[in-house]
Context: one part of a larger RNA
RNA sequence: CGUUACAAGCUUGAGAGGAGUCAACUUUAGUACGAGAGGAUUGGGUUGGACGCACCCCUGGUGAUCCAGUUGCAUCGCUUGAUGCACCGCUGGGUAGCUACGUGCGGCAGGGAUAACCGCUGAAAGCAUCUAAGCGGGAAGCCCCCCUCAAGACCAGGUUUGCUAGUCGUAAGACGUGAGACCCCUGGUAGACCACCAGGUUGAUAGGCCGCAGGUGCACGGACAGAGAUGUCCUCAGCUGAGCGGUACUAACGGUCAAAGGUUCGG
Numbered sequence: 001c002g003u004u005a006c007a008a009g010c011u012u013g014a015g016a017g018g019a020g021u022c023a024a025c026u027u028u029a030g031u032a033c034g035a036g037a038g039g040a041u042u043g044g045g046u047u048g049g050a051c052g053c054a055c056c057c058c059u060g061g062u063g064a065u066c067c068a069g070u071u072g073c074a075u076c077g078c079u080u081g082a083u084g085c086a087c088c089g090c091u092g093g094g095u096a097g098c099u100a101c102g103u104g105c106g107g108c109a110g111g112g113a114u115a116a117c118c119g120c121u122g123a124a125a126g127c128a129u130c131u132a133a134g135c136g137g138g139a140a141g142c143c144c145c146c147c148u149c150a151a152g153a154c155c156a157g158g159u160u161u162g163c164u165a166g167u168c169g170u171a172a173g174a175c176g177u178g179a180g181a182c183c184c185c186u187g188g189u190a191g192a193c194c195a196c197c198a199g200g201u202u203g204a205u206a207g208g209c210c211g212c213a214g215g216u217g218c219a220c221g222g223a224c225a226g227a228g229a230u231g232u233c234c235u236c237a238g239c240u241g242a243g244c245g246g247u248a249c250u251a252a253c254g255g256u257c258a259a260a261g262g263u264u265c266g267g
Base pairs, nucleotide, nucleotide: 001152006162007161008160009159010158011157015149016148017147018146021049022048023047024046025045026044027043033038051106052105053104054103055102059100060099061098062097066093067092068091069090070089071086072085073084074083075082076081110144111143112142117137118136119135120134166175167174168173180257181256182255183254184200185199186198187197188196205251206250207249208247209246210245211244212243214240215239216238221234222233223232224231225230
C1' cells in the first nucleotide's frame, strides 16, 4: 500500500513444512517343519539405542557482578582493619539464568485409493481364463489421521463487538467529534534491528527501600583463656547479583494521527 468506511478480538484452512526409525529379550514354542542337526511364520508383552520436542523439580556443569579462606607486594602515617595488583592471583562453595551428563513426552492406533501379487464372477473362443464389462483382498510406500506455520489464498475468506458519516465550501479542502492506534517513556516472559509482550499516576513497569527465600559460614568491635600462634562467648553471626512478595520514595514526562470516499455508465 492492498484486501473497498475505520478499528479491536476470535477464527476457517487453500497451501507449505515436520514427524514416519531400528534392535534385543520374553511368550506363542523347542511348537509347525525336519531322519537328525537345527528351527520358524504369526499374534501378545517388555526393554533399549539413535533421533526429535519441551523443561530445570531431581543429579551435575557454568555462574569474571555473591560469600569465605589464603600467598607475595604496594597503599590508606604505624598497629588493628581494609583496599588495589598479581590468569577472576590461587583455593573452597554458590542464587537466578543458560544448560546435559538430568527429567518428561513422541513414533501408536485407524480410514481411503493402490503396486507387485492373490482372488470372485466371466465372455470373446459352448471348454479354459483374475479382465475384455463388473467386483474383492493387498505394502515401512501414496492421500488422510498427529504436530507447526498459514487469507498478499489478489477468488486477498468467515464471525463478534465498538465507533464515524456533523458544519462550512461549486470543488479541492478546512474545522469538529471520535472507536482505536502510534511516536515517546518505564521495562522483559521477547529480542541482532524491527517486531512481540507487560505497563505509563484511575500506576507496582523498572530502580530504591522493607520483609522473605536462597548462598556463604560465624563479621567488626569488645570480653575471657593462653607465653604466643590461636581458641571461646556476644553470634545459625555478618555480608549478600539476577529469585518471591510488599511499598509510589525516584523515573513512566510530553505529544501526534485517526473512518462514507472512489470508479464506470446513463439522464